[in-house]
Parts: sequence; C1' cells; structure tokens
RNA sequence: AGGAUUUGGUUGCCUAAUCCUAAGAAGCAUCAGGAGCGGGGGACCCACGUUUUUGGGGCAAAUCGCCACACGGCGAGGGGUAACCUUAUCGACCCUAGCCCUUCAGCUAACCUCGUAGGCAUCGAUGAGGAAAACC
Repeated sequence: AGGAUUUGGUUGCCUAAUCCUAAGAAGCAUCAGGAGCGGGGGACCCACGUUUUUGGGGCAAAUCGCCACACGGCGAGGGGUAACCUUAUCGACCCUAGCCCUUCAGCUAACCUCGUAGGCAUCGAUGAGGAAAACC
C1' cells in the first nucleotide's frame, strides 16, 4: 500500500414493517402496553342464480400468452431505482420470488382479529407543484 472478514456509527433503498413507555447495567426465567402504518373475517342493500377435487381462498408487483418439453427462453401486463419532498414524461438498468388457510370466506356498517419481519447500497435528463434557506 492492497485484499478478505468482523464490529460499531452515519446517510439512504425495497417493504405495512416505524416511534414511545415500562426498565441504570449484566445473567436466568416469564412476558408486555400504546400510537402510527398494513392485512383478514364480518349485516341490510347490491351482486352471483351457478357453483360445489377440475377444490376454493388469502398476503404480495410477482399475473397472462406462446415456444421448448430437460434446463430454460421470448413477449404483453405489473413493480422498483438517495441527494429537500411529491409527481409526470423519455431513456437506461433490475424484479416479476415465495408463503399461508384447510373444505371454508362476494361486497359489507357496527364488531372481532392479526402483523409491525426480512433483505440491501446509489440513474441520467426534462417539466410541474410544494417546502426550506439566503438576500432586500
């Protein structure tokens, strides 16, 4: 000087997944509460009058079509990409996983109930709106 690994901090990204209180610290055991954000179940009315193993349904952007038939590939649609925030367009790049309920669920006020994890490190341009700062 360089490389790899680990730990802590800062600034950000995907996502609902953040914050506060209890509680000075460590160990053992047990185990929360609230706010915010997000999901599910659940009437009248409406919708469905056709569904029921060809099971059905839910979270999520993660569906559909075609070619292969072994891997996989090509499209359409959908989703994401700091430099104060939001938003529109063009281009570029990336993703289009997975998991759950268990025979059962349309919408749905009241009501009931659940989650608040995990994974990462940067994109350029042109407009619009808002905020902040500086100056007068």
Record summary
A computed fold for a 136-nucleotide RNA from a Desulfobacterales bacterium, annotated as c-di-AMP riboswitch aptamer (ydaO/yuaA leader). Of the family's consensus pairs, 92% are formed in the model. Model confidence (mean pLDDT): 78 of 100. NCBI's taxonomy places the organism under Bacteria, Pseudomonadati, Thermodesulfobacteriota, Desulfobacteria, Desulfobacterales.